This is a predicted structure of a 473-nucleotide part of an RNA (small-subunit ribosomal RNA, 3' major domain). It matches the Rfam family "Bacterial small subunit ribosomal RNA". Rfam links the family to the GO terms ribosome and structural constituent of ribosome. Model confidence (mean pLDDT): 83 of 100.

Context: one part of a larger RNA
RNA sequence: UGACGGGGGCCCGCACAAGCAGUGGAGUAUGUGGUUUAAUUCGAAGCAACGCGAAGAACCUUACCAGGGCUUGACAUAACACUGAAUAUGGUAGAGAUAUCAUAGUCCUUCGGGACAGUGCUACAGGUGGUGCAUGGUUGUCGUCAGCUCGUGUCGUGAGAUGUUGGGUUAAGUCCCGCAACGAGCGCAACCCCUGUGAUUAGUUGCCAUCAUUUAGUUGGGCACUCUAAUCAGACUGCCGGCGAUAAGUCGGAGGAAGGUGGGGAUGACGUCAAAUCAUCAUGCCCUUUAUGUCCUGGGCUACACACGUACUACAAUGGCCGCUACAGAGGGAAGCAAUAGUGCAAGCUGGAGCAAAUCCCCAAAAGCGGUCCCAGUUCAGAUUGAUGGCUGAAACUCGCCAUCAUGAAGUUGGAAUUGCUAGUAAUUGCAGGUCAGCAUACUGCAGUGAAUACGUUCCCGGGCCUUGUACA
Numbered sequence: 001u002g003a004c005g006g007g008g009g010c011c012c013g014c015a016c017a018a019g020c021a022g023u024g025g026a027g028u029a030u031g032u033g034g035u036u037u038a039a040u041u042c043g044a045a046g047c048a049a050c051g052c053g054a055a056g057a058a059c060c061u062u063a064c065c066a067g068g069g070c071u072u073g074a075c076a077u078a079a080c081a082c083u084g085a086a087u088a089u090g091g092u093a094g095a096g097a098u099a100u101c102a103u104a105g106u107c108c109u110u111c112g113g114g115a116c117a118g119u120g121c122u123a124c125a126g127g128u129g130g131u132g133c134a135u136g137g138u139u140g141u142c143g144u145c146a147g148c149u150c151g152u153g154u155c156g157u158g159a160g161a162u163g164u165u166g167g168g169u170u171a172a173g174u175c176c177c178g179c180a181a182c183g184a185g186c187g188c189a190a191c192c193c194c195u196g197u198g199a200u201u202a203g204u205u206g207c208c209a210u211c212a213u214u215u216a217g218u219u220g221g222g223c224a225c226u227c228u229a230a231u232c233a234g235a236c237u238g239c240c241g242g243c244g245a246u247a248a249g250u251c252g253g254a255g256g257a258a259g260g261u262g263g264g265g266a267u268g269a270c271g272u273c274a275a276a277u278c279a280u281c282a283u284g285c286c287c288u289u290u291a292u293g294u295c296c297u298g299g300g301c302u303a304c305a306c307a308c309g310u311a312c313u314a315c316a317a318u319g320g321c322c323g324c325u326a327c328a329g330a331g332g333g334a335a336g337c338a339a340u341a342g343u344g345c346a347a348g349c350u351g352g353a354g355c356a357a358a359u360c361c362c363c364a365a366a367a368g369c370g371g372u373c374c375c376a377g378u379u380c381a382g383a384u385u386g387a388u389g390g391c392u393g394a395a396a397c398u399c400g401c402c403a404u405c406a407u408g409a410a411g412u413u414g415g416a417a418u419u420g421c422u423a424g425u426a427a428u429u430g431c432a433g434g435u436c437a438g439c440a441u442a443c444u445g446c447a448g449u450g451a452a453u454a455c456g457u458u459c460c461c462g463g464g465c466c467u468u469g470u471a472c473a
Stems, first nucleotide, its partner, number of pairs: 001473002003470003007467007015457002019421005026313008034304002042053002064299007073124001077123002080120005087104007107114002126288002129286003135282002137277003140273001142271001147186006153162003166177003192265004197233007206223003211220002236259001239253005315414001319373006331362003336355002341350003380411001385406007427449007
């Protein structure tokens, strides 16, 4: 100087407390461990691995296994020699890769040759093989915590100290005051984006107050309003009062759409964990070279006594079922989104108006109104299984999704323990998107409905500052 203490002081955080909803029990989905297997490819491992890499394993993907093939190679550059256009279609053998046959096809040229392909030969290619403890790059985490340092000066033999400590204050090393310090840098804040109010400009594909018109903003008309999207304004403790040291600030008030960081996002200091990644990529070294490379068919990654994590669905009456009936936002759409209509119990099918989209389409549910059920393993719950169909796709057996009928398991609120959340939040309801031929209970967004509680900081956990002890570094 640090680190540590079941030492002390001060302070903060959904850390506790106060509340609400869960997880832990059930079924299923999914990931992991384990076991099994020819293979169940590999990585991730307390927080910070485990719906993680994977924004989507039937083939492909695919790295794994079995079998069948190739060896200058599936891919690149260069040199030499020889030969031939490339290519397309069809037949035969085969699981296919591939082999072979037939037909069509016969490039450019300065006539030296060139492009492309094949064969031979050689330098080489190739490797999701190893090492993340050789590395770059990227990322997680402490933590959006308020810290981490430097120059000059001063003090100390020195390591170092001071500044950065102290008194207040703040979300903040934020600011004020004091001080052998005076300044500065990286962080904080601000500058950026979204959102909340208004103004101006603009008025189609958006809107409709007034006037006509219509089934319908449909049409004429209008741009007031809504909205859209660009530019501005607005909030700064600016104003008033109390407290404070006449400071920083804090408490209350006014005005205001908004008040003291208005709400949310992006933004992550010096560093820590030899943290993660050689399987995104790049890369040193090592290993491999008729194989650890590469092509193909089939299988596996989907196994199943079991254990754990994360979710979904429930156990019901604040509910289930039936009928009627409203209201979004944000996105997406051409090998696409698909309306009206017809058809089918339905999934779907037929058909194809319109739309490269403020124009057309995808497109709501919970809520509301009426009826029924009457507390039961039920008109709860839906696993499992059978049957019949539909869709995508060469192909749904291993191994997809959906519909209908039948079947109707566990489950009556969950032990010890444990998680999230302070407001348009939790809870609850649906919608969209990416991935994607098909497949979403996951992920990323979006809106609808919309709470309870916070006395407080004694205690648990994590963190910051000061101080003290130490046989630790």